[in-house]
The RNA shown here (transfer RNA) has 72 nucleotides and comes from Syntrophothermus sp. DTU052. Model confidence (mean pLDDT): 80 of 100. It was read from a public genome assembly. Taxonomically the source falls in Syntrophothermus (Bacteria, Bacillota, Clostridia, Syntrophomonadaceae).
Parts: sequence; structure tokens; C1' cells
RNA sequence: GGCCCCAUGGUCAAGUGGUUAAGACACCGCCCUUUCACGGCGGUAACUGGGGUUCGAAUCCCCAUGGGGUCA
Repeated sequence: GGCCCCAUGGUCAAGUGGUUAAGACACCGCCCUUUCACGGCGGUAACUGGGGUUCGAAUCCCCAUGGGGUCA
């Protein structure tokens, strides 16, 4: 340098064009408990950046950035 894959809360991770972006762990609050832990209920928090297509984009297209793989 060419080609391919990936990027979603603090972490993991679903979502293949339309519904409130699901769930788990973690964190916070309440209940329970003599206290802690366990358990129950609730809450905070996310689509890498820019542009395009579309009535509508996390999702499709282009560019960039970062990571991984492969060829030379």
C1' cells in the first nucleotide's frame, strides 16, 4: 500500500428501514434483614465522526477515525 471484518450505556450484548433502542452484569435508591450478603421493586446511563439516499436510518451508500485479520 491492496482487500476483508468490526465500532451500540461503565462492561458484555440484541436489534437487518418505522413501536419507548431489549436484556445481563455493574452503579444508585427503596423494601427485606439486628447488620452484611442473598432476594424483591424502581431508577441513571448508549448507537465513533461527517455527508448522502429515504416520508422515515443504529440499520442502506460514501468519506474519515480507531481496532482486528489477510496478501505483498